Source information: This is a predicted structure of a 118-nucleotide RNA (FMN riboswitch aptamer (RFN element)) from Levilactobacillus angrenensis. Its Rfam family is "FMN riboswitch aptamer (RFN element)". About the family: The RFN element is a highly conserved domain that is found frequently in the 5'-untranslated regions of prokaryotic mRNAs that encode for flavin mononucleotide (FMN) biosynthesis and transport proteins. Model confidence (mean pLDDT): 84 of 100.

[in-house]
RNA sequence: GUUCAUCUUCAGGGCAGGGUGGAAUUCCCGACCGGCGGUAAAGUCCGCGACCCGCGCAAGCGGUGGAUUCGGUGAAACUCCGAGACCGACAGUAUAGUCUGGUAUGCAGAAGAUGAGA
Numbered sequence: 001g002u003u004c005a006u007c008u009u010c011a012g013g014g015c016a017g018g019g020u021g022g023a024a025u026u027c028c029c030g031a032c033c034g035g036c037g038g039u040a041a042a043g044u045c046c047g048c049g050a051c052c053c054g055c056g057c058a059a060g061c062g063g064u065g066g067a068u069u070c071g072g073u074g075a076a077a078c079u080c081c082g083a084g085a086c087c088g089a090c091a092g093u094a095u096a097g098u099c100u101g102g103u104a105u106g107c108a109g110a111a112g113a114u115g116a117g118a
Base pairs, nucleotide, nucleotide: 003116004115005114006113007112008111009110010109017029018028019027031098032097033088034087035048036047037046038045043086044085052063053062054061055060068084069083070082071081072080090101091100092099
């Protein structure tokens, strides 16, 4: 260093300012945010998790699934640089990616400890 087992810890961010209104962080102007692994560094590629749906007493299994273009550099970039766009579960409430809630939950995974084997 690698494989396996057990355990521990960690593991999601965001409406400033203004308008209308009886009431909106929900509408309008505008602002802001970006889970995990892979790969030239990624919210938009590939894969996964979450959410949602179905089955199940449960563990779990199956399904569904949002969004990117142009230019530049380079051996290589839908990942970098420049410019412009776009997307965001469910329930509640004046219509919510950002408030409140399920959630003091769960999890993709990350780091570490111990033991065992080759």